Context: one part of a larger RNA
RNA sequence: GAGUAGCGAUAAAGGGAGUGAAAGGCUCCCUCGCCGAAAGCCCAAGGUUUCCUGUUCAACGUUCAUCGGAGCAGGGUGAGUCGGCCCCUAAGGCGAGGCUGAAAAGCGUAGUCGAUGGGAAACAGGUUAAUAUUCCUGUACCUCAAUAUAAUGCGAUGUGGGGACGGAGAAGGUUAAGCAAGCCAUCUGUUGGAAUAGGUGGUUCAAGCGUGUAGGAAGAUCCUUUAGGCAAAUCCGGAGGGUCAAUUCUGAGGCGUGAUAACGAGUGCCCUUGUGGCGCGAAGUUGCCGAUACCAAGCUUCCAAGAAAAGCCACUAAGCUUCAGUUAUAUUGGGACCGUACCGCAAACCGACACAGGUGGGCGGGAUGAGAAUUCUAAGGCGCUU
Numbered sequence: 001g002a003g004u005a006g007c008g009a010u011a012a013a014g015g016g017a018g019u020g021a022a023a024g025g026c027u028c029c030c031u032c033g034c035c036g037a038a039a040g041c042c043c044a045a046g047g048u049u050u051c052c053u054g055u056u057c058a059a060c061g062u063u064c065a066u067c068g069g070a071g072c073a074g075g076g077u078g079a080g081u082c083g084g085c086c087c088c089u090a091a092g093g094c095g096a097g098g099c100u101g102a103a104a105a106g107c108g109u110a111g112u113c114g115a116u117g118g119g120a121a122a123c124a125g126g127u128u129a130a131u132a133u134u135c136c137u138g139u140a141c142c143u144c145a146a147u148a149u150a151a152u153g154c155g156a157u158g159u160g161g162g163g164a165c166g167g168a169g170a171a172g173g174u175u176a177a178g179c180a181a182g183c184c185a186u187c188u189g190u191u192g193g194a195a196u197a198g199g200u201g202g203u204u205c206a207a208g209c210g211u212g213u214a215g216g217a218a219g220a221u222c223c224u225u226u227a228g229g230c231a232a233a234u235c236c237g238g239a240g241g242g243u244c245a246a247u248u249c250u251g252a253g254g255c256g257u258g259a260u261a262a263c264g265a266g267u268g269c270c271c272u273u274g275u276g277g278c279g280c281g282a283a284g285u286u287g288c289c290g291a292u293a294c295c296a297a298g299c300u301u302c303c304a305a306g307a308a309a310a311g312c313c314a315c316u317a318a319g320c321u322u323c324a325g326u327u328a329u330a331u332u333g334g335g336a337c338c339g340u341a342c343c344g345c346a347a348a349c350c351g352a353c354a355c356a357g358g359u360g361g362g363c364g365g366g367a368u369g370a371g372a373a374u375u376c377u378a379a380g381g382c383g384c385u386u
Base pairs, nucleotide, nucleotide: 013031014030015029016028017027018026032383033382034381035380040363041362042361043360046343047342050341051075052074053073054072055071056070060068061067080141081140082339083338084337086119087118088117092113093112094111098107099106100105122139123138124137125136126135142335143334144333145332146331147330148329149328150327151326152325153320154319158315159314160313161312166302167301168300169299172295173294174293178288179287180286181285182203183202184201185200186199187198188197204262208257209256210255211254215250216249217248218247219244220243221242222241223240224239225238226237228236229235263284266280267279268278269277270276303306349358350357365377366376367375
């Protein structure tokens, strides 16, 4: 320079009570304002304790601070089913032998890694200051092993099937969600209207198991034969014949059960200190509308013709066949390890900052409307640290 620029979105504050040395900024209550395809909720990445409680106010916070994502101390993350690990492979990496090279090394077969993809199984309610599909209650399911009983041709690193897939478009069925009526509880003081009325609040319930519907797909099944599937095959494929006109497979949702439970407006008691604790507990139906969700990897259509492998099913080879193995039912037991707090369109991630920037996915109510536009609003969250 200078007590100058500035104090980082003009969404907004006002009052009362409390705490305290001190209150415009902290806590509680009332009123006001802002967002509401978000400025709400849930995941992934990344961060790594920032989470909760007590305590402190030097420094950090663009001001103050009794407050804090700050200092100090203590506490907090519970899984057979969620995700990983695991089994499988893609692009790509590595690569026994091998090829090339003067060498370093480059390439690459068998193989071995490698998810952003494929592969078994859980829901509802309750609970903590802080975790919950993990704890508790109730009701389930999957897989592996052993044992028992019954039946019985089993068997793979091989073979076949399956897994198994593009774009666009249209129609149907259904549910979620929403709305209305009915039902339940409760209220109706003044003016107008109105008790056959009006206001407020509630009307919620899963997986699993049983049934197998709207719909979708394929002709189905038996016999004979066979130069193919690197060997074999009763399997798949090819050829021929018989029977049946429906058969098989798949499939949302609904209904029943789960559930005489739970939840539930409200209400009673308790030191009514607190977002408190312990109980009791009404109704819990129907219709309309209706998804971008499910049936559906479906259907129709188009040309540029749209992963792989394993799990799974079938077949046999070697082999084993009173063993073993396989199938069914029942009982018993096992299911390890890692992640799980919190932020997550942000004051906690990437931007030197508590930075008007950037950051993938899911849910996304009501009125208006073609709409995820617009404006107002619910739940919820904020008023952007002078």
The part of an RNA shown here (large-subunit ribosomal RNA, domain III) has 386 nucleotides and comes from a Pseudomonadota bacterium. RNAcentral holds the full RNA, with entries from ENA. Its mean pLDDT, the model's own confidence on a scale to 100, is 80. Its Rfam family is "Bacterial large subunit ribosomal RNA". Taxonomically the source falls in Pseudomonadota (Bacteria, Pseudomonadati).